Predicted 3D model of a 93-nucleotide RNA (SAM riboswitch aptamer (S box leader)) from Corynebacterium frankenforstense. Of the family's consensus pairs, 96% are formed in the model. Its mean pLDDT, the model's own confidence on a scale to 100, is 85. Lineage of the source: Bacteria > Actinomycetota > Actinomycetes > Mycobacteriales > Corynebacterium.
[in-house]
């Protein structure tokens, strides 16, 4: 980074730093933003994909939530377009 498989209308904020654009990319809207957004750090939450425990051959159900991630505006913010979009797990290499 390409493959595969699943999920993606649910939940989640505070402080410090920086300073203008920001919601993946293209168009068109719409929303967010000097009453500091986005982004970056500390802490904290939220969820449960790996892990863990118990049920069961498997799928798959149920439990916890140390530990690996991820996530914490608005359906992936609506539409259109892409069939090899984008994000997030796992997994084989």
């Nucleotide at each position: 980074c390409a493959c595969c498989u699943a999920u993606u209308c649910a939940g989640a904020g505070c402080g410090g730093c920086c300073g203008a654009g920001a919601g993946a990319c293209c168009c068109g809207g719409c929303u967010c933003g000097a009453u500091g957004a986005c982004g970056c750090c500390g802490c904290a939450g939220c969820a449960a994909c790996c892990c863990c425990c118990a049920g069961a051959g498997c799928c798959c159900u149920g439990g916890a939530a140390c530990g690996g991630u991820g996530c914490u505006a608005a359906c992936g913010c609506c539409g259109a377009g892409g069939u090899u979009c984008g994000a997030u797990a796992g997994g084989a290499a």